A computed fold for a 254-nucleotide part of an RNA from a Pseudomonadota bacterium, annotated as large-subunit ribosomal RNA, domain VI.
RNAcentral holds the full RNA, with entries from ENA.
Its Rfam family is "Bacterial large subunit ribosomal RNA".
Taxonomically the source falls in Pseudomonadota (Bacteria, Pseudomonadati).

Context: one part of a larger RNA
């Protein structure tokens, strides 16, 4: 910007892309089959890789605003408590989220039409010929199937509901944000509110806070107290901000 009024849902599917795999064991059977060694065919069941999608409840991986220890050395006048800088100063561990080696799922069956082959009927050619007239069977390939997109599919479809006389239905601008993102789209919210921070409860994590207080001479240890702290994690709660407000967008449709 277009889809001849302007929206708000919900569809179809023209097209177009994804995928299309493979091995091992059992059984059917030690059967057919062969002297005998050996050993099927059709059928049926389990399971394995490799590959691809998607998730993150498990199992771990990360995890620089979480907890803990701890080394030097700086400050907070000192102790003590702490903070800064030493890769994140070293370590030990981990939430949520991302994740993979962890978890699910998938390539399944069926149908058409056919290659090469295999056939019937069968004449040209009294016979033979799958072939010239007709009819079949057959492949991991080709159509369908399945999966994802998908009306700029200028042949711009459908269906459903709303709205039109100074503004309506709808949108935008702006603002608080997001398991949405590069912007921009996309979604949730905007006080008739839980959208985000705070707060409050709670999980996780980490591992016993700080003062006291008893022991010890001390360095410690125990008690108070499964203690304190805890980003992202589930919930509540208008305390803080989403405030006023403005713009498009018409006349019943060439």
């Nucleotide at each position: 910007c277009g889809c001849a009024g302007g929206a708000g849902a919900u569809u179809u599917g023209a097209c177009g892309g994804g995928u299309u795999c493979a091995g091992u064991c059992c059984c059917u059977a030690g059967u057919a089959c062969g002297a005998g060694a050996g050993g099927a065919c059709c059928g049926g069941g389990a399971u394995u890789g490799a590959c691809a999608u998607a998730c993150c409840a498990c199992u771990g991986g990360u995890a620089u605003a979480c907890c803990u220890g701890u080394u030097g050395u700086u400050c907070u006048g000192u102790c003590a408590a702490g903070u800064g800088c030493a890769u994140a100063g070293c370590a030990g561990g981990g939430u949520a989220g991302c994740u993979a080696a962890g978890u699910a799922u998938g390539g399944a069956a069926a149908g058409g039409a056919u290659a090469a082959g295999c056939g019937c009927u069968g004449a040209a050619a009294g016979c033979a010929u799958c072939u010239a007239a007709g009819c079949g069977c057959c492949a991991a390939g080709c159509c369908c199937c399945u999966c994802c997109g998908a009306a700029g599919a200028u042949u711009a479809a459908a269906u459903c509901u709303c709205c039109c006389u100074a503004u309506c239905a709808g949108g935008g601008u702006c603002g608080u944000g997001g398991a949405a993102g590069a912007c921009u789209a996309c979604c949730a919210c905007g006080u008739u509110g839980a959208u985000a921070g705070g707060c409050c409860g709670g999980g996780u994590g980490u591992g016993g806070a700080a003062g006291u207080g008893u022991g010890g001479u001390a360095a410690c240890a125990c008690a108070u107290g499964g203690a304190g702290c805890u980003g992202a994690c589930c919930g509540g709660u208008a305390c803080u901000a989403a405030u006023u407000a403005c713009c498009c967008g018409a006349c019943a449709g060439g």